[in-house]
RNA sequence: GGAGUGGGCGAAGGCAAUCGCGCACACGCUUGUCGUGUGGGAGGAAAGUCCGAACUGGGCAGGGUACGGUGGUUGGUAACGCCAACCCGGCGCGAGCCGAGGGAAAGUGCCACAGAAAACAUACCGCCCGCCGCCAUGUGGCGACGGGUAAGGGUGAAAAGGUGCGGUAAGAGCGCACCGCCCGACCGGUGACGGUCGGGGCAGGGCAAACCCCACCGCCAGCAAGCCCAAGUAAGCGGUACGAGGCGACCCGUCUCCAGGGUCCGGCGUCUUCGGAUGUUGGGCCUGCAAGCCGCGGGUAGGGCGCACGAGCCGGCGGGCGACUGUCGGCCUAGAUGGAUGAUUGCCCGUUCGCCGAGUGCGAGCGACAGAAUUCGGCUUACCCGCCCGCUCCACCC
Numbered sequence: 001g002g003a004g005u006g007g008g009c010g011a012a013g014g015c016a017a018u019c020g021c022g023c024a025c026a027c028g029c030u031u032g033u034c035g036u037g038u039g040g041g042a043g044g045a046a047a048g049u050c051c052g053a054a055c056u057g058g059g060c061a062g063g064g065u066a067c068g069g070u071g072g073u074u075g076g077u078a079a080c081g082c083c084a085a086c087c088c089g090g091c092g093c094g095a096g097c098c099g100a101g102g103g104a105a106a107g108u109g110c111c112a113c114a115g116a117a118a119a120c121a122u123a124c125c126g127c128c129c130g131c132c133g134c135c136a137u138g139u140g141g142c143g144a145c146g147g148g149u150a151a152g153g154g155u156g157a158a159a160a161g162g163u164g165c166g167g168u169a170a171g172a173g174c175g176c177a178c179c180g181c182c183c184g185a186c187c188g189g190u191g192a193c194g195g196u197c198g199g200g201g202c203a204g205g206g207c208a209a210a211c212c213c214c215a216c217c218g219c220c221a222g223c224a225a226g227c228c229c230a231a232g233u234a235a236g237c238g239g240u241a242c243g244a245g246g247c248g249a250c251c252c253g254u255c256u257c258c259a260g261g262g263u264c265c266g267g268c269g270u271c272u273u274c275g276g277a278u279g280u281u282g283g284g285c286c287u288g289c290a291a292g293c294c295g296c297g298g299g300u301a302g303g304g305c306g307c308a309c310g311a312g313c314c315g316g317c318g319g320g321c322g323a324c325u326g327u328c329g330g331c332c333u334a335g336a337u338g339g340a341u342g343a344u345u346g347c348c349c350g351u352u353c354g355c356c357g358a359g360u361g362c363g364a365g366c367g368a369c370a371g372a373a374u375u376c377g378g379c380u381u382a383c384c385c386g387c388c389c390g391c392u393c394c395a396c397c398c
Base pairs, nucleotide, nucleotide: 001394002393003392004391005390006389007388008387009386010385013348014347015346016345017344018343019342021041023039024038025037026036027035028034029032043369047380048379050378051377052376053375054374055222056221057220058219067218068217069216070215071214072086073085074084075083076082087101088099089098090097091096102213103212107211108210109207110206111205124153125152126149127148128147129146130145132143133142134141135140161179162178163177164176165175166174180202181200182199183198184197185196186195187194188193226305227304228303229302236296237295238294239293240292243257244256245255246254247253248252258288260287261286262285263284264283265282266281267280268279269278270277271276312331313330314329315328316327317326318325319324349367350366351365352364353363354362355361356359
């Protein structure tokens, strides 16, 4: 210098002016959907809603079944399907990357096409032996039949351990050596697992993101959860007088008195923003109906809480390879409810294109993905770019 690999940080580019949005606080008055001022106002994924929790309501003695999920080991964590370290397998020269990575000697099932055969093995071609027929007659060739053979060919994703030597009619773990596999012992490791030694000719093809078996985990619903305050109207429940007297033949009608209710006028008192409001008392008119009036509790509109101090953030020191954690100090950091967080202009920055006068030029375009809604921990997906750190390989120079 080039090529790569692992990780971290920042990311509506920056500054200014003007206008605007919703929230909190303070002040003001004309008390309002008010004005003024101050403060703070999206993300690394706020997204998908895929896992795990907190919280809330319902249910619940305990155990089991069913159903769903997870699946190397040891740790981390509130928990997890997440993360770390390690083991095993695969890929890469390497740094590193990828893996649903328990059980196929409990049972059932499946293995397309091709192929003789896809699992109680099997004989298509070939090879070998025997016998028969024909041809040849330098001991053979062709064909039929009966056997042997898994070495060779061919099919397939996969063919019944691999390579070699011996052996054989040809062959074959048939025998032997090495590799692989199985069983046992010992050693190392918390463990997954690794190593050494001994034994066994080798049984047991693959698939469990097929049923299934094993171990572990799991009650149901979700902030539109859930809780509090609560107008008006209607239904419900309770209370108040379905009262007293006269007349007409009546249990009905009518008149009067009168508790109560409505409305109008006047007197007195209180408050007043001088408009009025309210209490009490006198009178007129209407009503006298369980209609009205008074009260009750449930619920609706509406409002509030949940809801912003939390498994919180930053820094120092300590423990740990690490994920993470202990302790000390400091900090408070969006809160809407049809849902705020924006727009315009100027200058600068980056980048692309065009032009000629060729310059630190002029002009035009572009500046990702996306946007909170109960809150956290993860995973996954989307994304223009910039910066930083560790490591590997190649080339060259000293």